A computed fold for a 72-nucleotide RNA from an Oscillospiraceae bacterium, annotated as transfer RNA. Rfam family: tRNA. It was read from a public genome assembly. The organism belongs to Oscillospiraceae, within Bacteria. Its mean pLDDT, the model's own confidence on a scale to 100, is 82.

RNA sequence: GCUGGUGUGGCUCAAUGGCAGAGCAGCUCAUUCGUAAUGAGCAGGUCGCGGGUUCGAAUCCCAUCAGUAGCU
Numbered sequence: 001g002c003u004g005g006u007g008u009g010g011c012u013c014a015a016u017g018g019c020a021g022a023g024c025a026g027c028u029c030a031u032u033c034g035u036a037a038u039g040a041g042c043a044g045g046u047c048g049c050g051g052g053u054u055c056g057a058a059u060c061c062c063a064u065c066a067g068u069a070g071c072u
Base pairs, nucleotide, nucleotide: 001071002070003069004068006066007065010024011023012022013021018055026042027041028040029039030038048064050062051061052060
């Protein structure tokens, strides 16, 4: 330099163009003599960034940034 793939909550990952979710972690409550475990609830995202298409974009297209794999 070229090609592919990845980027979503603190972490690991989902989501068929039509209300952004799960597990773990965090907080509160219940349970217990107490802790752990368990159960219930709560909080936390403008989906890497910028444009385009569309009535509507995390999703499709373009450009760009940062990791990553391969080729040279």